[in-house]
RNA sequence: GCGCCAGUGGUCUAAUGGUAGAAUGCGACCUUCCCAAGGUUGAUAUCCGGGUUCGAUUCCCGGCUGGCGCA
Numbered sequence: 001g002c003g004c005c006a007g008u009g010g011u012c013u014a015a016u017g018g019u020a021g022a023a024u025g026c027g028a029c030c031u032u033c034c035c036a037a038g039g040u041u042g043a044u045a046u047c048c049g050g051g052u053u054c055g056a057u058u059c060c061c062g063g064c065u066g067g068c069g070c071a
Base pairs, nucleotide, nucleotide: 001070002069003068004067005066006065007064010024011023013021018054026042027041028040029039030038047063048062049061050060051059
């Protein structure tokens, strides 16, 4: 330099165009003599910029970052 893949809460992982969910972690409360476990509840996310569309995590283009391969 070229090609391929990936990017979603703190972490990990779903969502094939129609209100972004789960697990784990975190806060509050309940339970308990205390801890742990358990229960209820709350906050937190689509890498960036454009395009298509009534509507984009999703489709298209460019960029950034990471991984792999070729040279």

The RNA shown here (transfer RNA) has 71 nucleotides and comes from a Candidatus Aenigmatarchaeota archaeon. Its Rfam family is "tRNA". It is annotated as a transfer RNA.